[in-house]
RNA sequence: GGAGUCGGCCAGGCAGUCGCGGUCCUGAAACAUGGGUCGAGGAAAGUCCGAACUCCAAAGGGCGGUGUGCCUCGUAACGCGAGGGAGGGGCGACCCUACGGAAAGUGCCACAGAAAAUAUACCGCCCCGCUGAUAGCGGGGUAAGGGUGAAAUGGUGCGGUAAGAGCGCACCGCGUCUCCGGUAACGGCGGCGGCACGGCAAACCCCACACGGAGCAAGGUCAAAUAGAAAAGCGUUCCCGCAAGGGAUAAGGGCGGCCCGUCCGAUGCUUUUGGGUAGACUGCUGGACCCCCGGAGCGAUCCUGGGGCUAGAUGAAUGACUGCCGUCCCUGCUCGCCAGGGAAACAGAAUUCGGCUUACGGCAGACUCCGGUU
Numbered sequence: 001g002g003a004g005u006c007g008g009c010c011a012g013g014c015a016g017u018c019g020c021g022g023u024c025c026u027g028a029a030a031c032a033u034g035g036g037u038c039g040a041g042g043a044a045a046g047u048c049c050g051a052a053c054u055c056c057a058a059a060g061g062g063c064g065g066u067g068u069g070c071c072u073c074g075u076a077a078c079g080c081g082a083g084g085g086a087g088g089g090g091c092g093a094c095c096c097u098a099c100g101g102a103a104a105g106u107g108c109c110a111c112a113g114a115a116a117a118u119a120u121a122c123c124g125c126c127c128c129g130c131u132g133a134u135a136g137c138g139g140g141g142u143a144a145g146g147g148u149g150a151a152a153u154g155g156u157g158c159g160g161u162a163a164g165a166g167c168g169c170a171c172c173g174c175g176u177c178u179c180c181g182g183u184a185a186c187g188g189c190g191g192c193g194g195c196a197c198g199g200c201a202a203a204c205c206c207c208a209c210a211c212g213g214a215g216c217a218a219g220g221u222c223a224a225a226u227a228g229a230a231a232a233g234c235g236u237u238c239c240c241g242c243a244a245g246g247g248a249u250a251a252g253g254g255c256g257g258c259c260c261g262u263c264c265g266a267u268g269c270u271u272u273u274g275g276g277u278a279g280a281c282u283g284c285u286g287g288a289c290c291c292c293c294g295g296a297g298c299g300a301u302c303c304u305g306g307g308g309c310u311a312g313a314u315g316a317a318u319g320a321c322u323g324c325c326g327u328c329c330c331u332g333c334u335c336g337c338c339a340g341g342g343a344a345a346c347a348g349a350a351u352u353c354g355g356c357u358u359a360c361g362g363c364a365g366a367c368u369c370c371g372g373u374u
Stems, first nucleotide, its partner, number of pairs: 001370006008363003012325007020039006041346001045357002048355005053215004065211005070084005085099001086097004100206002105204002107200003122146002124142008154172006173195001174193004179188003219282004229273006237248004252264004289308004294303003327343006333336001
């Protein structure tokens, strides 16, 4: 100098002017004015997991469904995190892994290939028979060799054999048993078994474990107008009664002999009650909170002590301009503590936390590999 790996930090600063939202003061109260004070993020995002809180029915069991899936630990909890194991990738720093079960059952395995699973003989090799005899045909053996494929029935070697074959043996692999180490996953030594029948479970399925549902537009309180419900009183009309009073109530009345018809008339008015809409308030921000010292632990994290209060809007505030300084880039020269010009991302709370994922600018550090110089 180049190429990388890993974790960490910041998200420009100060001042002035104007503006916006919450809250407090001034004020008898409301509005207004003035003043004080506070006012986005590392992701506030995606809404993908886990919880708090609230309601549903009391949330307990079963079926179904969904999710998770090496071990231990952490945590309120998690599908998150830490440490480790195994497998894989990288020269390396380091990184990745849904990583239980395929001898419970079912299913699938394109193309190619003889055969894709109770195996099987295309070429080749070996033996035997026949014939037209170094060849052809037929029968049998053979998975060592070739060929196909992502994958072909443990691998390598020696022996063995007609040729072969775990047929036998050694080593490796696999399975299993004992012992040793480890909390465990697992690792190591040794013995035994000729191997006990490919792959796929982010195919169905089996096993183990977890999970009731809906969500702050949850939920709670107060409560207009209109319509409707209930009760009481007043009224309308009629009936009974000498009266007091009682009963019924769109009944009744006019026209008319009566019915039909038609007209008039009040199923009206007042008060109260409860439900409930608009609306208002609440939930609403002090919480598994933040910062610092010390201690335990490899670590995630936990414990003791001290300090702090820091958005709560609802057509939704948190902004704009100017100056100086800081960072970076470009240009210029008198090469400097210079001058001029320019740039600064992704994005914005909406009940609240813990995570994950995604978007994105910059800074410094530790480590690895390669090259050059001394």
Bacterial RNase P class A from an Acidobacteriota bacterium, 374 nucleotides, folded computationally. Lineage of the source: Bacteria > Pseudomonadati > Acidobacteriota. Its mean pLDDT, the model's own confidence on a scale to 100, is 76. RNAcentral holds the sequence, with entries from ENA. It matches the Rfam family "Bacterial RNase P class A". Rfam's curators write: Ribonuclease P (RNase P) is a ubiquitous endoribonuclease, found in archaea, bacteria and eukarya as well as chloroplasts and mitochondria.